[in-house]
RNA sequence: GGUAGCUCAGCGGUAGAGCACCGCGCUGAAGACGCGGGGGUCGUUGGUUCAAAUCCAACCC
Numbered sequence: 001g002g003u004a005g006c007u008c009a010g011c012g013g014u015a016g017a018g019c020a021c022c023g024c025g026c027u028g029a030a031g032a033c034g035c036g037g038g039g040g041u042c043g044u045u046g047g048u049u050c051a052a053a054u055c056c057a058a059c060c061c
Base pairs, nucleotide, nucleotide: 001061002060005019006018007017008016013050021037022036023035024034025033043059044058045057046056047055
């Protein structure tokens, strides 16, 4: 250090972005571009708290 398929944000109060993917527009077609959409038991198990991705412990990688 481990959070969406990939790269990473989020440092107690309903989980986000870019890329990728899907649909539509545009095009002779495709790409680019524009609009919209799907997708996450936040490594596992406990603890603290009204509330944990976030704090604490152990474990796994």
The RNA shown here (transfer RNA) has 61 nucleotides and comes from a Candidatus Parcubacteria bacterium. Its mean pLDDT, the model's own confidence on a scale to 100, is 85. Rfam family: tRNA. By type it is a transfer RNA. Gene Ontology term of the family: triplet codon-amino acid adaptor activity.